This is a predicted structure of an 80-nucleotide RNA (transfer RNA) from a Clostridia bacterium. Rfam family: tRNA. Gene Ontology term of the family: triplet codon-amino acid adaptor activity. From the family's description: Transfer RNA (tRNA) molecules are approximately 80 nucleotides in length. Rfam classes the family as a transfer RNA. Its mean pLDDT, the model's own confidence on a scale to 100, is 80. It was read from a public genome assembly.

[in-house]
RNA sequence: GCGGAUGUGAUGGAAUUGGCAGACAUGCUGGUCUUAGAAACCAGUGCUUCGGCUUGCAGGUUCAAGUCCUGUCAUCCGCA
Repeated sequence: GCGGAUGUGAUGGAAUUGGCAGACAUGCUGGUCUUAGAAACCAGUGCUUCGGCUUGCAGGUUCAAGUCCUGUCAUCCGCA
C1' cells in the first nucleotide's frame, strides 16, 4: 500500500436484516431477611437547563437508520 472483520450504557452482549435503542446477564445503589455477613428476593441504575441528546467520528438516503450509502478514525486478521 491492498483486502477483510469489529466498534452499541460502568462491563459482556441483543435488536427477529429499516419501525419503541440498550432485551438478557454482570456490576453498582437502596430495601427486606440476619446478632453481623454471604446467598436469595424486591426496587432503582446514561446525560439534561425537561426542550431534548446519545449506537467510534462526520455527512447522505428515507416518513423513519444500530441496520442502507459515502468519507474517516481505532483495534485485529490476511496479502504484498